Annotation:
Predicted 3D model of a 1555-nucleotide RNA (small-subunit ribosomal RNA) from Pseudolactococcus raffinolactis. Lineage of the source: Bacteria > Bacilli > Lactobacillales > Streptococcaceae > Pseudolactococcus. The RNAcentral record of the sequence draws on ENA and SILVA. The coordinates come from a structure-prediction model, not an experiment, and the mean pLDDT is 82. It matches the Rfam family "Bacterial small subunit ribosomal RNA".

RNA sequence: AAAUGAGAGUUUGAUCCUGGCUCAGGACGAACGCUGGCGGCGUGCCUAAUACAUGCAAGUUGAACGCUUGAUUUUUACCGAAGCUUGCUUCACCGAAAAUCAAGAGUAGCGAACGGGUGAGUAACGCGUGGGUAACCUACCUUUCAGCGGGGGAUAACUAUUGGAAACGAUAGCUAAUACCGCAUAACAAUGUUGGAUGCAUAUUCGACAUUUGAAAGUACCAAUUGGUACACUGAGAGAUGGACCCGCGUUGUAUUAGCUAGUUGGUAGUGUAAUGGACUACCAAGGCGAUGAUACAUAGCCGACCUGAGAGGGUGAUCGGCCACAUUGGGACUGAGACACGGCCCAAACUCCUACGGGAGGCAGCAGUAGGGAAUCUUCGGCAAUGGACGAAAGUCUGACCGAGCAACGCCGCGUGAGUGAAGAAGGUUUUCGGAUCGUAAAACUCUGUUGUUAGAGAAGAACGUUGCAUAGAGUGGAAAAUUAUGCAAGUGACGGUAUCUAACCAGAAAGGGACGGCUAACUACGUGCCAGCAGCCGCGGUAAUACGUAGGUCCCGAGCGUUGUCCGGAUUUAUUGGGCGUAAAGCGAGCGCAGGUGGUUUAUUAAGUCUGGUGUAAAAGGCAGUGGCUCAACCAUUGUAUGCAUUGGAAACUGGUAGACUUGAGUGCAGGAGAGGAGAGUGGAAUUCCAUGUGUAGCGGUGAAAUGCGUAGAUAUAUGGAGGAACACCGGUGGCGAAAGCGGCUCUCUGGACUGUCACUGACACUGAGGCUCGAAAGCGUGGGUAGCAAACAGGAUUAGAUACCCUGGUAGUCCACGCCGUAAACGAUGAGUGCUAGUUGUUUGGGGCUAUCCAGCCCUAAGUGACGCAGCAAACGCAUUAAGCACUCCGCCUGGGGAGUACGACCGCAAGGUUGAAACUCAAAGGAAUUGACGGGGGCCCGCACAAGCGGUGGAGCAUGUGGUUUAAUUCGAAGCAACGCGAAGAACCUUACCAGGUCUUGACAUCCGCCUGACCGAUCCUUAACCGGAUCUUUCCUUCGGGACAGGCGAGACAGGUGGUGCAUGGUUGUCGUCAGCUCGUGUCGUGAGAUGUUGGGUUAAGUCCCGCAACGAGCGCAACCCCUAUCUUUAGUAGCCAGCAUUUCAGGUGGGCACUCUAGAGAGACUGCCAGGGAUAACCUGGAGGAAGGUGGGGACGACGUCAAAUCAUCAUGCCCCUUAUGACCAGGGCUACACACGUGCUACAAUGGCGUAAACAAAGGGAAGCAGCCUCGUGAGAGUGAGCAAAUCCCAAAAAUAACGUCUCAGUUCGGAUUGUAGUCUGCAACUCGACUACAUGAAGCUGGAAUCGCUAGUAAUCGCGAAUCAGAAUGUCGCGGUGAAUACGUUCCCGGGUCUUGUACACACCGCCCGUCACACCAUGGGAGUCAGUAACGCCCGAAGUCAGUGACCCAACCGUAAGGAGGGAGCUGCCGAAGGCGGGACCGAUAACUGGGGUGAAGUCGUAACAAGGUAGCCGUAUCGGAAGGUGCGGCUGGAUCACCUCCUUU
Repeated sequence: AAAUGAGAGUUUGAUCCUGGCUCAGGACGAACGCUGGCGGCGUGCCUAAUACAUGCAAGUUGAACGCUUGAUUUUUACCGAAGCUUGCUUCACCGAAAAUCAAGAGUAGCGAACGGGUGAGUAACGCGUGGGUAACCUACCUUUCAGCGGGGGAUAACUAUUGGAAACGAUAGCUAAUACCGCAUAACAAUGUUGGAUGCAUAUUCGACAUUUGAAAGUACCAAUUGGUACACUGAGAGAUGGACCCGCGUUGUAUUAGCUAGUUGGUAGUGUAAUGGACUACCAAGGCGAUGAUACAUAGCCGACCUGAGAGGGUGAUCGGCCACAUUGGGACUGAGACACGGCCCAAACUCCUACGGGAGGCAGCAGUAGGGAAUCUUCGGCAAUGGACGAAAGUCUGACCGAGCAACGCCGCGUGAGUGAAGAAGGUUUUCGGAUCGUAAAACUCUGUUGUUAGAGAAGAACGUUGCAUAGAGUGGAAAAUUAUGCAAGUGACGGUAUCUAACCAGAAAGGGACGGCUAACUACGUGCCAGCAGCCGCGGUAAUACGUAGGUCCCGAGCGUUGUCCGGAUUUAUUGGGCGUAAAGCGAGCGCAGGUGGUUUAUUAAGUCUGGUGUAAAAGGCAGUGGCUCAACCAUUGUAUGCAUUGGAAACUGGUAGACUUGAGUGCAGGAGAGGAGAGUGGAAUUCCAUGUGUAGCGGUGAAAUGCGUAGAUAUAUGGAGGAACACCGGUGGCGAAAGCGGCUCUCUGGACUGUCACUGACACUGAGGCUCGAAAGCGUGGGUAGCAAACAGGAUUAGAUACCCUGGUAGUCCACGCCGUAAACGAUGAGUGCUAGUUGUUUGGGGCUAUCCAGCCCUAAGUGACGCAGCAAACGCAUUAAGCACUCCGCCUGGGGAGUACGACCGCAAGGUUGAAACUCAAAGGAAUUGACGGGGGCCCGCACAAGCGGUGGAGCAUGUGGUUUAAUUCGAAGCAACGCGAAGAACCUUACCAGGUCUUGACAUCCGCCUGACCGAUCCUUAACCGGAUCUUUCCUUCGGGACAGGCGAGACAGGUGGUGCAUGGUUGUCGUCAGCUCGUGUCGUGAGAUGUUGGGUUAAGUCCCGCAACGAGCGCAACCCCUAUCUUUAGUAGCCAGCAUUUCAGGUGGGCACUCUAGAGAGACUGCCAGGGAUAACCUGGAGGAAGGUGGGGACGACGUCAAAUCAUCAUGCCCCUUAUGACCAGGGCUACACACGUGCUACAAUGGCGUAAACAAAGGGAAGCAGCCUCGUGAGAGUGAGCAAAUCCCAAAAAUAACGUCUCAGUUCGGAUUGUAGUCUGCAACUCGACUACAUGAAGCUGGAAUCGCUAGUAAUCGCGAAUCAGAAUGUCGCGGUGAAUACGUUCCCGGGUCUUGUACACACCGCCCGUCACACCAUGGGAGUCAGUAACGCCCGAAGUCAGUGACCCAACCGUAAGGAGGGAGCUGCCGAAGGCGGGACCGAUAACUGGGGUGAAGUCGUAACAAGGUAGCCGUAUCGGAAGGUGCGGCUGGAUCACCUCCUUU
């Protein structure tokens, strides 16, 4: 300087919070599914460190050595042949020698300890990092110094003999060396003694002296002289490289692993090693490690780095690189510079193979490859061309290291599958509101291009060395030369590979898929399916209109890939250092004392551990980041730069720490006071209960909601006196006091702890907290011994109840009390750890101290310590807290991390027991939870209203009948309606029709609509035949317009589109309706309050029928409702006056009939009138209420219409309309008949009655509102009557229906089953109608049932109402006791709101929100799942004790054996076999420990739409609940004792706030 941090879904009716679950991102050595063109660069057994066939992976050197064999060349002896020049030449064979080349095994040297693989073991100085070695080694390499002299004896190979199946040997003999052994040569090496210097020390270094120690006379080349050079070899110094050891720091989990340790810890002396060291041995001492986690168990190679993340962190440890460990398992050493050795040796074990059974062989965790395992991981390839390594002087040989190729989309990166134009918006698909839309410029078609591909041609870089040759130079030599060294030139070398790359030609030709589409999350429709099939990461989707299942079309995302699964990080501040919490959500130990630890007042000086700052070393390379460069780009590669760590060294000194000193304010002590249920012990007092004794006294007492058990005539209860005994201490008494908490209450005495106030004398930081530890710790309970009045678990009895193991009652034992000892838990609570400081106030109260005033009592002010209430800032999710903090800060401790399982199991510790403390997992759910909000609900509370109750009147429920429903029946008894709000309901009217139902007979483009083709001219109508009828047949009759082409209309025939459906779904809908309810409510805008849901307004005080109005108020306004406006009705005015009316006048047949009038009634238009307007009182000077006046009417005058937001998935698909589904010679249509009218029964609604307030008879009076042409029908005639005949009048204020009835009057009946009642039945009729049987109404005569006022229960009604009386209308051919209207007569009662029901409002509780018809607990039964115990059984691990003891080192011995040296020899020195001992792997035996698997049976737990029993909890949940404990019970649970409020309601008390 730059860069850098994203959230979402899901608990609820909604909200905020807490809190978990889930998702979006990135990554992978991956796997699986579908798909697949090319190239580059990488990567590829994560599982069985399982077993391995076959081949290869470590050899090389002939310039160290001998031997064997072969080839070539040269020379040549004997013998043979030929020639002739007869001793020469040539040829052949077999030899010999020399040289060169090649091969073979052997001796010898170097290498084989590197390279390559794997991660089993290891929790460790193994690794990382930084140091140390004055405690060490280092072959080859570099450099320096000095050398390289002179001898000896063997041995392999080989030969011979011989054992063995083989592997492999044995014996005898021969031979070489750079093999082996002595000797000489030496100090700067080693050892010893000694002197100086240095160092913290062991010691190092510089000297002196003494002693000791080595080598290949080699090989090659040159030269030719005794030499030179190169490579070897020996001794020494230094370096480099590699290694060894030691130390500081860091490095997983479990404490349900707390004690571990005997070579253990240290010392002395030794041994051993390259070297320190208990590494090992002997002796001595008794130490050492550990809560800062020893020991044990489990897991794990470590790191650079990789993934992720804003970072801090978290996870990982493939490829590449560093270190370590291992090489079938275990042990051991040898060789060597280096190993205790992957492709070496010995032994033991397992396994495999060979075998002649005697004995042998082997080790892919090297490269390929095989089998096995597994979800899963490659070719038995090419080459040493390059890089690197071994050997060699070198050429070179070897190299599964390596370089390359092959296989695999396993990953990253790049390229392509074409580009342009192209609307008739083609065909086709999908969809559709049928118009269209979409796939879509997409395709076709035309014009281009050629990356890739195919063919052909050209064709790299990677190659530098080394060697040889030549040249030059230096050095070399007595001289010359060679060789050697350096430089230059030339020659030659490529697995990949005819590859990369380039060029040309050819054709759009050969190259696209996967997933998703309800929200999160980008992207939508159709069909199929119908809680089925299925989906699902979470929420969830699917039960007939699924954007969520399956398919299709379309769309979205990515693209040679796309999805899924798994794992890790992230999001998750969800372990919180950065960066969380603990009053109520999970979370403060019941309380204190206190060791360790952590933290700590003021000041001075010093120090420099922390801290800050500068330098140095290191932090491998690769990787990361930044810059630059190379492959066309990128991936990839190259190069340069960059450091938060550790160590070390200077400096600073404020702060923390250390050291030394001082101080007084923290803390403590002293002195003087007062307060207190503080504790322990002893004594003592009165009231009450109970019991005993006695007296009085008599029939009950007691108890409850009501009772009963119980007590009592054997004298209770009651009452009086006296006595006994135990327990508890009324009033005072108080959100008063004391104590750490638990807790403490009559009074007195003794002992004793703490706090407070005042004073300011003393000490001088002595303090705070406190893991472990220790002590105290209600009630219940336990042990021993006492005691026992009352109370009282258990238990018994009585009640209650469906039951009642309960609540209630009567009894009653442990216990409650005391002493001593256990237990150690409670809602042990302020659900609030302790300490310190700071931060507005007001007001009570307790105990001290001080001041003022003051006669006393008292009052006021200040102050300290407690204890309450309210309240500001601040905090808080909210509730709330608020100087007694839950505020602001600091210190220390404890605790929490989703719900359930579970405070359970196992283990451990404690306890006499009960049990306590510590304390999981599997499995399961997507929530569980806190606070607050709105509703709903409550066997919560307050207020108010309603024919809700009460007060009354009349009914229903009993009878008969009518009618509807259920049920039953039936071929069918069509369908719907179902608490209120179905049941005289749809239906304002089923004989046919209606009609939808049943059986039967028929029709199939149809009974009804539109369209097309052909034929006809009609159709209609009339008559006849068949038929149950429809259908069918016959006869007669028979259009309009015209431009003459035809058209209109109708009928018939035909084909298909279609018609048709009272078929389904009212839970797909519209519309309509019911209901709460004519209840007074339901909302909105703006503002304000609250994080928010929401609240306010709308609550409060009054008032009203009313959210009606007034007042007040953070609200101000408004809307839908209320009221009013509308209609009818009650009064009046006015206008009009026929068909209405008639006061006065006239006329008359006496009828408002007529003239006339319109005054009156009436009709129907318009108006008026009533508004608390007026008065009085009350009320708040209000609203309003009460009373009054006037008025026809008075406080909404009476009635109607009018029904807010919404509730009931309320009713209706059968009024109608309508989506979807279903039927289509039938679920459609037609016909006649039957059914809807059935009948043991049950219910609802009505009618008529049961009679005298009545029945019957006679005669008489008064309405309103309606209807009338396919109609109402007068008068008249006939009939007992229903009616019949005739047809005046009237489309209506004219005529008709039409008589009103109850009533009143008179008469009769006289309390009876009647002169009540009229059912039922018989006969005869009338009317309607095609038709009266199923199945109509009415009439007449006859018949004359039940019924004498109705059980439990229940309904309506508050005034022109109930009750009662008739009248009319709709429907209708006919058929009302129903329905809708009309008027007549016309009451009673309301004290009042306690109760029942319903509603409104305020408040309260709630675990309800499908909203109490809610929610919900436990046993039992069934199914499944995981888990504890379990007689045991079977494995494993690490130790311990004992036995046995291989190989092997070491030690001892070594009578046997041995070439080198000494010695003439004997022999010696030295070495070895063998034997012995210690140690010692595997193995065996033993008893324990830990861990795993499994097990008859058994315990609880979890899960599971509709099982059983109850109803424990949530409201006062119907006995308030809960905690601890004891006891009892099918179960929830009940009860006792103590505790808590996280209990409703009412009352009281205290305190506070406001006025």